This is a predicted structure of an 80-nucleotide RNA (c-di-GMP-I-GGC riboswitch aptamer) from a Chloroflexota bacterium.
RNA sequence: UCUCGAAACGGCAAACCCAUCGCGAGGUGGGGACGCAAAGCUACGGGCCUCGUCGUCGCGAGGUCGCCGGGCUACCGAAG
Numbered sequence: 001u002c003u004c005g006a007a008a009c010g011g012c013a014a015a016c017c018c019a020u021c022g023c024g025a026g027g028u029g030g031g032g033a034c035g036c037a038a039a040g041c042u043a044c045g046g047g048c049c050u051c052g053u054c055g056u057c058g059c060g061a062g063g064u065c066g067c068c069g070g071g072c073u074a075c076c077g078a079a080g
Base pairs, nucleotide, nucleotide: 002080003079004077005076011036012035016031017030018029019028020027021026034066040072041071042070044069045068046067047064048063049062050061051060052059
């Protein structure tokens, strides 16, 4: 350094509840832990969801990175 994730120090925080913002998906803050070795960042590709929106398709505008992949960055170090 790469692979990998054994240990430790630590980190993050699903559902649910409260407050708040949003038509909504959902965001933010507090409580709370189901889980996570990138559950750090990025809507770039696919997926899913919302609104316009009506019955479908399509289109447009959004959301989700804790669905998968890509890109960028990163703590520790048992083993190879």
Its Rfam family is "c-di-GMP-I-GGC riboswitch aptamer". For this family Rfam cites "Bioinformatic analysis of riboswitch structures uncovers variant classes with altered ligand specificity" (Weinberg et al., Proc Natl Acad Sci U S A, 2017). It was read from a public genome assembly, where an Rfam model found it. The coordinates come from a structure-prediction model, not an experiment, and the mean pLDDT is 84.